[in-house]
């Protein structure tokens, strides 16, 4: 410099390929209630996200494109 993969809740991670049915689901952590002599389990609720800009559509986590940030391979 060139190629290629990823970037989603505090973490981990599905969902992207196939745009709409979804207030973006699930684990775990955290908070609150119930239970319980306490704990801890275990039930039920609540919390919280799509790197960033723009383009495309009636609609974009999702498709396109520039960038940023993180690995890799080749010069």
């Nucleotide at each position: 410099g060139u190629c290629c993969c990823c970037g989603u809740c505090g973490u981990c991670u599905a969902g992207c390929c196939u745009g709409g049915u979804c207030c973006a689901g699930g684990a775990c952590a955290c908070u609150g209630g119930c239970u319980u002599u306490u704990c801890a389990a275990g039930c039920c609720a609540g919390c919280g996200a799509c790197g960033c800009c723009g383009g495309u559509u009636c609609g974009a986590a999702u498709c396109c494109g520039g960038c940023c940030g993180g690995g890799g391979a080749c010069g």
Transfer RNA from a Bradymonadaceae bacterium, 75 nucleotides, folded computationally. The sequence is in RNAcentral, with records from ENA.